[in-house]
RNA sequence: GCCAGCGUAGCUCAGAGGUAGAGCACUUCCUUGGUAAGGAAGGGGUCGCGAGUUCAAUUCUCGCCGCCGGCU
Numbered sequence: 001g002c003c004a005g006c007g008u009a010g011c012u013c014a015g016a017g018g019u020a021g022a023g024c025a026c027u028u029c030c031u032u033g034g035u036a037a038g039g040a041a042g043g044g045g046u047c048g049c050g051a052g053u054u055c056a057a058u059u060c061u062c063g064c065c066g067c068c069g070g071c072u
Stems, first nucleotide, its partner, number of pairs: 001071003005067003010024004018055001026042005048064005
C1' cells in the first nucleotide's frame, strides 16, 4: 500500500428499516444472628465520529477514526 471483519449498557454479546434488549455486574428491598446463595423491584445507552438515502437509520450507502486478521 491492497483486501476482509468488528465498533451497541461497567463487561460479554443480540438486534440487519418503525425509534434498543439479554446474561453477568450495580442500587434498593425481602430472607439470615451475620455473610453467601435465593427471591422481588429499579437505575444505567449522543448505538465510534461525520455526511447521504428515507416519512422514519443501531440497521442501507460513502468518508474518517480505532481494534483485529490476511496479502504484498
This is a predicted structure of a 72-nucleotide RNA (transfer RNA) from a Prevotellaceae bacterium. It was read from a public genome assembly. The prediction has a mean pLDDT of 80. The source organism's lineage runs through Bacteria, Pseudomonadati, Bacteroidota, Bacteroidales and Prevotellaceae.